[in-house]
């Protein structure tokens, strides 16, 4: 230098191909239960989807650029 993959909640990840109200588990807070703690059960808060631009009525998703990380080729 070129190619591929990844970047989404505090953490681990799905969703992207095929555009249409952003989700799960863990964690955190509250309630319930218990003598108490834990487990179980119920509820809640948490994101403008790495960044910039384009296309579109509408973009996490499609297109271009760019940053970071991992792997490969030379």
């Nucleotide at each position: 230098g070129c190619c591929u993959c990844a970047g989404u909640a505090a953490c681990u990840c799905a969703g992207c191909c095929u555009g249409g109200u952003a989700g799960a588990g863990u964690g955190c807070g509250a309630g319930u239960c218990u003598c108490a703690u834990g487990a179980g059960c119920u509820c809640g808060a948490c994101g403008c989807c790495g960044c910039c631009g384009g296309u579109u009525c509408a973009a996490a998703u499609c297109c271009g650029g760019u940053c970071u990380g991992a792997g490969g080729c030379a």